[in-house]
Molecule: transfer RNA
Organism: Candidatus Pelagibacterales bacterium
RNA sequence: GGUCUUGUAGUGAAAUGGAUAUCAUCCUAGUCUUCGAAACUAGAGUUCUAGGUUCAAGUCCUAGCAAGACCACCA
Numbered sequence: 001g002g003u004c005u006u007g008u009a010g011u012g013a014a015a016u017g018g019a020u021a022u023c024a025u026c027c028u029a030g031u032c033u034u035c036g037a038a039a040c041u042a043g044a045g046u047u048c049u050a051g052g053u054u055c056a057a058g059u060c061c062u063a064g065c066a067a068g069a070c071c072a073c074c075a
Stems, first nucleotide, its partner, number of pairs: 001071007010025004018055001027043005048064005
C1' cells in the first nucleotide's frame, strides 16, 4: 500500500428498514437487616465521526477514524 471483518451504556452482548434501542453485570437510592451480604423496588448511563438514500437508519450507501485478519512491497 491492497482486500476483508468489526465498531451499540463502565463491561459483555441482543435488536426483519418501523416500539420510549433491550438484556445481564456494574453504579446510585430505597425496602429488608443490629450492621453487612443476598433478595426485592426504583433510577442514572449507550448506537465511533461526517455526509447521503428513505416517509422512517443502530441496520442500507460513501468518506474518514479506530481495532483485527490476510496479502504485497523493502527503500